[in-house]
RNA sequence: GGCGCCGUAGUUCAAUCGGAUAGAACGGGAGUUUCCUAAACUCCAAAUGCGGGUUCGAGUCCCGCCGGGGCCA
Numbered sequence: 001g002g003c004g005c006c007g008u009a010g011u012u013c014a015a016u017c018g019g020a021u022a023g024a025a026c027g028g029g030a031g032u033u034u035c036c037u038a039a040a041c042u043c044c045a046a047a048u049g050c051g052g053g054u055u056c057g058a059g060u061c062c063c064g065c066c067g068g069g070g071c072c073a
Stems, first nucleotide, its partner, number of pairs: 001072003005068003010026004019056001028044005049065005
């Protein structure tokens, strides 16, 4: 330098052929319970790497960039 893959809560993963308010577990916070702690139960906060485009509608499709790892040179 070229080719193709990946990027979603703090972490690990879902999300159908493009469709309604992007979910789960663990972790975090609050509460109930307990003499206290743990456990259990209830509730809360938290994410689509960035910028454009297509579309009635984009996490998903297209382009550019950033980052990660891979193959070729």